[in-house]
Context: one part of a larger RNA
Molecule: large-subunit ribosomal RNA, domain II
Organism: Candidatus Woesearchaeota archaeon
């Protein structure tokens, strides 16, 4: 892991509510007794109800009137609604509180709650009583062990030496938490080997006369011991051992919770809580009842609320640009003056012109929105709206669009409105909770939506035009990065201006002069270092000179003119596509192939394409109906509410089957919407079933579920 079997809302008491039944202003007995341990009878204590109010003393309630649903021709009118009124408490007296025009009780069954283990499994823990020092820690007693070698302390002896010593040398000697190293004890590294009945083995390595290593016997016990101290060790268990008990401890936490179908269908919001993984109340869902006529998601119109978007700035508060003027008025600086003082400037105040802002500015001011009314519309006597009662679940939400707050930003955070996912399948988007289309009862057929129509792959290698040469692109957006300002003599289109057959633009041929080397300056300055001026003449045209150049000249060139040639040329603005701007780590992504259209823009017609829509048939729900049937509406669904069924085991009544073959097992055929049922055949060899009731240890795929098998 698989298979088989087992495995989770139970029972008791009390209580609320719903249904059925008995009796009914009453209803019922409990213990117990009789009886056969039955049925039945007795038992009237007690419980609930029939009156309330008040702390108590105590006091102590209308069978009134009106409206009115169903029904009915009407009168009327059970329930129902309203108005007066009544009991009691409190008060000096009111207001006011509670109560009042009679339905309960018992049994059984369904649904909740409380108390109990209370749907099942699951802690770490806490407390009590015991058992452990054969492991290990420390201590005590008795007892045992440590090959061999090295080094050579003190002391002692001899010799030398001295006045005597000190001292020196040679021996002897055998000290040491000394050295090498076996047994023993330990356990460093190989980051070896790789599981050796739960820390092995090999090699390497540390220590080895000591604070050494053992053996046996004793002592210390759980908030206690022991500890050269690591919270180490105390029997493979230690930041408080183990065993049994309290004990089914508790768990707001995790996991699991077993057959079918039908109807409806949520919430992640508000408030409280040592509340934030929870829970209670409200809202929201569901079921039942009462009432009896209106209800309001929509559209239009009218009225009305408001201070947002926008806008504004001599309409306030605040911020704020550049000038012009006036005034010297706190002040500073500079200049002039012997001083008084004067002038200039900065600053202040003020007037005016001009430019710009604000969530906490507003002289203004929408749209949308809100409220009210009316009409329409929709829903509603097949019962809406409203109210009452039973049962919940939920109280972690999330995405997108628009409008906001916070933040540099975020698949960020926090709001409002709408919508979707959550709880929603189907088609499209390559794949993809919430993007687009569209809300799935079943079957068959057709038509479309979004999106597509070269191949993968259903449908146009469709039609008419445009653009692009970059594989740009082939992507609605998003995820899955995204591409900007800027630049382009890439290319297309639009528009404006200027020149042009009286010849433009480009090229080529020719000219490009004189006064004069303008004046000044300068060593020089001649078109061309610099300053000033920039005239006149001859001309088709030619600057007191555009750029090189010279020491200064010279020289080259340009403007300008003409000839030739021949038809457009030059400039500006805007738009489309394209290029560049444009960088990430394995080779790589238009879904892929591939495509020059199968890209792009505009237009047109076909076709494909869904559980959408339509047609036909069928099922169920709702409603009408005695029924047949009809109607139109409906039938996605998690948590959840409600209803009806299927199957298993026993018991009772009734009815049956079986050795001419029961149950079980294994196949086949078949019925039902499903849970499930029926029949046939084989095997099997003795019990089994239907129906109506009734009672449940009543349904498994899950729980790191339990036991067994493989």
């Nucleotide at each position: 892991g698989c298979c088989a079997g087992g495995a989770a809302g139970u029972u008791a008491u009390u209580u609320c509510u719903u249904g059925u039944g008995g009796c009914g202003a009453g209803a019922g007995u409990a213990a117990u007794u009789c009886g056969a341990a039955a049925a039945g009878a007795a038992g009237u204590a007690c419980u609930c109800g029939a009156a309330g109010c008040g702390a108590a003393a105590g006091c102590g309630a209308a069978a009134a009137c009106u409206c009115g649903c169903a029904a009915g021709c009407a009168a009327u009118g059970a329930g129902g609604a309203g108005u007066u009124u009544c009991g009691u408490c409190a008060u000096a007296a009111u207001a006011g509180g509670c109560g009042a025009a009679a339905a309960g009780u018992c049994a059984c069954a369904g649904g909740g709650a409380a108390u109990a283990g209370a749907c099942c499994c699951g802690a770490a823990g806490c407390c009590g009583g015991g058992u452990g020092a054969u492991c290990u820690a420390a201590u005590c007693g008795u007892u045992a062990g440590u090959a061999a070698g090295g080094u050579g302390a003190a002391g002692c002896g001899a010799a030398g030496g001295u006045a005597a010593a000190a001292c020196u040398u040679c021996g002897u000697g055998g000290a040491g938490g000394c050295c090498u190293g076996a047994a023993g004890a330990g356990g460093u590294a190989u980051u070896g080997u790789g599981u050796g009945c739960a820390a092995g083995c090999a090699u390497u390595u540390u220590u080895c006369u000591a604070a050494c290593u053992g053996a046996c016997g004793a002592u210390u016990a759980g908030g206690g011991g022991u500890g050269a101290a690591a919270a180490g060790c105390c029997a493979a268990u230690c930041g408080a051992a183990c065993c049994c008990g309290g004990u089914u401890a508790u768990a707001g936490c995790u996991g699991g919770u077993u057959c079918c179908u039908a109807u409806c269908c949520a919430a992640g919001u508000u408030g409280g809580c040592c509340g934030c993984a929870g829970u209670c109340a409200a809202g929201u869902c569901u079921c039942g009842g009462a009432u009896g006529a209106g209800a309001u998601a929509g559209u239009u119109a009218a009225a009305u609320u408001g201070g947002u978007a926008g806008a504004g700035a001599u309409a306030c508060g605040g911020a704020u640009u550049a000038g012009a003027g006036a005034u010297u008025u706190a002040g500073g600086a500079c200049u002039c003056g012997a001083a008084a003082g004067a002038g200039u400037u900065c600053g202040g105040u003020u007037u005016u012109u001009u430019g710009u802002c604000c969530a906490a500015c507003u002289c203004c001011g929408a749209a949308u929105a809100g409220u009210u009314u009316a009409a329409c519309a929709u829903c509603g006597u097949a019962g809406a709206u409203u109210c009452c009662g039973g049962g919940a679940g939920a109280c972690g939400g999330g995405g997108u669009g628009u409008c906001g707050g916070g933040g540099u930003a975020a698949g960020c955070u926090u709001g409002a409105c709408a919508u979707c996912c959550g709880a929603g399948a189907g088609g499209g988007g390559a794949a993809c909770a919430a993007c687009c289309c569209a809300g799935a009862c079943u079957g068959u057929a057709g038509u479309u939506a979004a999106g597509g129509u070269c191949c993968c792959a259903a449908a146009a290698u469709a039609u008419c035009a445009u653009u692009u040469a970059a594989g740009u692109g082939u992507g609605a957006a998003c995820g899955g990065u995204a591409c900007a300002a800027g630049a382009g003599u890439g290319u297309u289109c639009a528009u404006c201006u200027u020149c042009g057959a009286a010849g433009a633009c480009a090229g080529u041929g020719a000219g490009g002069a004189g006064g004069u080397a303008g004046g000044c300056u300068c060593a020089g300055a001649a078109g061309c270092a610099g300053c000033c001026a920039u005239c006149c003449u001859u001309u088709a045209a030619a600057a007191a000179g555009u750029g090189c150049g010279u020491a200064a000249c010279a020289g080259c060139u340009u403007a300008c003119u003409u000839a030739u040639c021949a038809a457009g040329a030059a400039g500006g603005u805007g738009a489309g596509c394209c290029u560049u701007u444009a960088a990430a780590a394995u080779g790589g992504a238009c879904g892929g192939g591939g495509c020059u259209a199968a890209a792009u823009u505009g237009a047109u017609u076909a076709c494909c394409g869904a559980u959408a829509c339509u047609a036909c048939a069928g099922a169920c729900a709702a409603u009408g109906g005695c029924a047949a049937c009809a109607u139109u509406u409906g039938u996605g669904a998690u948590a959840g509410a409600u209803a009806g069924g299927c199957g298993u085991u026993g018991u009772g009544g009734c009815a049956g089957g079986g050795c001419a073959g029961a149950a079980g097992c294994a196949a086949g055929u078949u019925u039902g919407a499903a849970a499930a049922g029926a029949c046939u055949c084989g095997u099997g060899g003795a019990c089994c079933u239907g129906u109506c009731a009734u009672a449940a240890u009543u349904g498994a795929a899950g729980a790191u579920c339990c036991u067994g098998g493989c």